[in-house]
Context: one part of a larger RNA
Molecule: small-subunit ribosomal RNA, central domain
Organism: uncultured bacterium
RNA sequence: UUGGGUUUAAAGGGUACGUAGGUGGAUUCUUAAGUCCGUGGUGAAAGCCCGCAGCUCAACUGCGGAACUGCCAUGGAUACUGGGAAUCUUGAAUUCAGUUGAGGUUGGCGGAAUUUAUGGUGUAGCGGUGAAAUGCAUAGAUACCAUAAAGAACACCUAUUGCGAAGGCAGCUAACUGGACUUGAAUUGACACUGAGGUACGAAAGCGUGGGGAGCGAACAGGAUUAGAUACCCUGGUAGUCCACGCCGUAAACUAUGGAUACUCGUUGUUGGCGAUAUACUGUCAGUGACCAAGCGAAAGCGUUAAGUAUCCCACCUGGGAAGUACGACCGCAAGGUUGAAACUC
Numbered sequence: 001u002u003g004g005g006u007u008u009a010a011a012g013g014g015u016a017c018g019u020a021g022g023u024g025g026a027u028u029c030u031u032a033a034g035u036c037c038g039u040g041g042u043g044a045a046a047g048c049c050c051g052c053a054g055c056u057c058a059a060c061u062g063c064g065g066a067a068c069u070g071c072c073a074u075g076g077a078u079a080c081u082g083g084g085a086a087u088c089u090u091g092a093a094u095u096c097a098g099u100u101g102a103g104g105u106u107g108g109c110g111g112a113a114u115u116u117a118u119g120g121u122g123u124a125g126c127g128g129u130g131a132a133a134u135g136c137a138u139a140g141a142u143a144c145c146a147u148a149a150a151g152a153a154c155a156c157c158u159a160u161u162g163c164g165a166a167g168g169c170a171g172c173u174a175a176c177u178g179g180a181c182u183u184g185a186a187u188u189g190a191c192a193c194u195g196a197g198g199u200a201c202g203a204a205a206g207c208g209u210g211g212g213g214a215g216c217g218a219a220c221a222g223g224a225u226u227a228g229a230u231a232c233c234c235u236g237g238u239a240g241u242c243c244a245c246g247c248c249g250u251a252a253a254c255u256a257u258g259g260a261u262a263c264u265c266g267u268u269g270u271u272g273g274c275g276a277u278a279u280a281c282u283g284u285c286a287g288u289g290a291c292c293a294a295g296c297g298a299a300a301g302c303g304u305u306a307a308g309u310a311u312c313c314c315a316c317c318u319g320g321g322a323a324g325u326a327c328g329a330c331c332g333c334a335a336g337g338u339u340g341a342a343a344c345u346c
């Protein structure tokens, strides 16, 4: 490079937006760049291939042909692709009217629980475990009651639920704000799909500065267990967890399944609309689950939410280890991240 692949064997980028590029709906006219046909020129000789001939044969050599799949010029063809012109509405988008939800940001408020403090009642234990001990407690604990403070998280409702591009999002409420869906009209008229680079977002942990600190709790200390126990269990406990601003840019960032469009047997739930009917059912659209036909698959399984049938674009894979390491480069305050080999070895 060709071919083959990417749920689980190596392989889908964490996600989106979007530049270049690639690809692109229907009809008519035109052009003739791609495409197709003819003709002319050129495509050295030798070699290869075919035929004939010469050395006794062969190798070798000579002669002839074919070929040289290409390039240039020229004359035509116009279905398809491209360029130009015009038109269209079904792709896409917009407006009007509704619906929907833990979508986002900021503020306010709430109750339960926990811990602590103070006061009261009250007396010898509490706590913890497989069993214990460390620990707390006569300086009055635990338990119960009252009052107060603080921080964090929001039981029940709550689900195969909903929303979001992903990460993710859950007490109530207000303001601001993004989206999706539905019905019927109207408008634009291909405005579309994908997307190398790029940009933005991106759990947890971690980092910087300043706050905050109830509970939990890496590190650490002690008690146990054990042959040992740098663990699992217990008692404590610092960073952290929380807030603001700024970094980091990674995860089994998983549906281990990139995005878009079209088509393809049925059954059964559920969420949000719309329509008709009238509270039973039924139709339709958009999601979200379960089971299965064909088909696919190495199988497990997938199966209109495809891993089926096709088209377009991007990303990625090419034996295991060495290794996501070294070196270099870029990014970062650092931790480290991104890119990413080889020797050698099996």
Stems, first nucleotide, its partner, number of pairs: 004317003007300002012314001014201004021194003025088007033081002035077008049065006091191001092188005097182004103177007110154001114150008125136002162169002206247006215241002220236004258313006266291009295302002319346003328339004